[in-house]
Order: sequence, then C1' cells, then structure tokens
RNA sequence: UGCGGCCUUCGGGGCAGGGUGAGAAUCCCGACCGGUGGUGGUUCCCCGCAUCGCGGGGAGAGCCCACGAGCCGCACUCGCUCGAGUCGAACGGGUGUGGCAGAUCCGACAGCGGUGACUGUGUCAGCGCGAACGGAGCCGACGGUACAGUCCGGAUGGAAGAAGGCGUCU
Repeated sequence: UGCGGCCUUCGGGGCAGGGUGAGAAUCCCGACCGGUGGUGGUUCCCCGCAUCGCGGGGAGAGCCCACGAGCCGCACUCGCUCGAGUCGAACGGGUGUGGCAGAUCCGACAGCGGUGACUGUGUCAGCGCGAACGGAGCCGACGGUACAGUCCGGAUGGAAGAAGGCGUCU
C1' cells in the first nucleotide's frame, strides 16, 4: 500500500447409592459436571546459545478479566389474524440499543522485595508477594413439576468461537 468478500464443517457436560414423604433425579445425606476468547508460574515440553544459566516458543483457570445462551425494557421493521377508514391490538420473527446476569480462601516450600538488630562480607528476627505441595469451600439462565447446575421443554434451535475451501491482494 492492497484485500478483508463468499461458502462448508464443527461447536456442553453431569445425581450412582440411600433417607423422608401420598407424591421428590427438585427437600436431606451423598454423587457427578465445568462452553468460548484472553491473561497467567515456582510447573511440564520443545528449540537455540556465549551452558549449570539465559533467551524464545508451546501447554496450562468453573470461582483473574471478558464473551455466549437466557431474562426485563425502549425504538424501528416484517408476517399472520382480528377490529377499524389511513390506525390500533394480540401473537411470532429481525435489527439496533439500555439494563440484570455467579462463585476462593487457608497453611505454606523454593524464590523475590523491603525493614530491623548483631558486627560481618555474613547471621538472625519479622513483614509482604508467593498456582509447587496439602486442605477446606463456593458458583451455576428461563418455563414445567414437591422447591432443579444434572429431568422434561424452547432446542433437529441459537451462540461465544474453531477449522478449512474458494476468491482478491501482496
């Protein structure tokens, strides 16, 4: 500087066993699950080098930051039905926009950073940070139903996104 268009595919897991009760996968004891993007070390893997260290890359979080489905409004618009003279109402979509929208601590190794004391090129004490290691917790849309993270439903849907193909440009 140019191109940032079209298409295809993929894209969520989980109450075993019991108690109470007329009735519960919803209550109680217990059990089990963890989407997407980012960030992330004291860990692990790979590569390089001037090699006992340094640098680079990768992996890696439900509770660190956000997104997504969902819920509640507003505006515009589309479809159908009804009423009605130029509009309105119910229902169902689309676009934009505003809001709601969860949960982590404790102990502490290595190491790092300050402070103080001793009187020494160090030692000791205490503070802060601190994913190794150990432990204990917490969170989880709407509707239905004996009160739901796990059942049924919207949903053979949608989506955060991921991978690839074609095209264009370089």